[in-house]
C1' cells in the first nucleotide's frame, strides 16, 4: 500500500429495512437477614464510533472518515 471482518449501556453480546433498540453481569433502591452474602422485586443507564446519502421508514443498505483485528505484498 491492497483486501476482508468488527465497532450497539460500565463489561459481554442480541436485534440484518418496520411500532417505545433488548438480554445477562455489574450499578442504585426495596424485600429478606442481627449484619452481610445468596435469592426475589423495582429502577436508572444508549448521539447504535463520527459525518453524509438512499428510503414513507435505517443498528441494518451505499459513500467518506476514525479506531481495533486478520490476511496478502
Nucleotide at each position: 500500500g491492497c483486501u476482508c471482518c468488527c465497532g450497539u449501556a460500565g463489561c459481554a453480546c442480541a436485534a440484518u429495512g418496520g411500532a417505545u433498540a433488548g438480554u445477562g453481569c455489574a450499578c442504585a433502591g426495596g424485600a429478606u437477614u442481627c449484619c452481610g452474602g445468596a435469592u426475589c422485586c423495582u429502577g436508572a443507564g444508549g448521539u447504535u464510533g463520527g459525518a453524509g446519502g438512499u428510503u414513507c421508514g435505517a443498528c441494518c443498505c451505499c459513500u467518506c472518515u476514525c479506531g481495533g483485528g486478520a490476511g496478502c505484498g
Molecule: transfer RNA
Organism: Patescibacteria group bacterium